[in-house]
Model confidence (mean pLDDT): 83 of 100.
c-di-GMP-I riboswitch aptamer from Paenibacillus dendrobii, 88 nucleotides, folded computationally.
RNA sequence: AAAUGAUAAAGGCAAACCCAUUGAAAAGUGGGGACGCAAAACUACAGGGGCUAACGCGAAUGAUUCGCCAUGCCAGCCAGUUACCGAC
Numbered sequence: 001a002a003a004u005g006a007u008a009a010a011g012g013c014a015a016a017c018c019c020a021u022u023g024a025a026a027a028g029u030g031g032g033g034a035c036g037c038a039a040a041a042c043u044a045c046a047g048g049g050g051c052u053a054a055c056g057c058g059a060a061u062g063a064u065u066c067g068c069c070a071u072g073c074c075a076g077c078c079a080g081u082u083a084c085c086g087a088c
Stems, first nucleotide, its partner, number of pairs: 005085001012037002017032006035076001041081003047078002049074003056068005
């Protein structure tokens, strides 16, 4: 230096769920909490994939409901980029 990921050391993150809050929702943020994570760090029109459907459009209707749609989201789905430690 590369490859690799240890029953190592130092440190890190935090699923579900609960409370508060923002939002139409998906989901976000703060607190609690740990299922897990060696990238569970960063990147979301301009790689793939997934979630939601307010606005809008269409259909039916007594109220209203149903369908389509991302301009809204997800990096703890894959991917891309960068990075701590260091045994055999």

The source organism's lineage runs through Bacteria, Bacillati, Bacillota, Bacilli and Paenibacillus.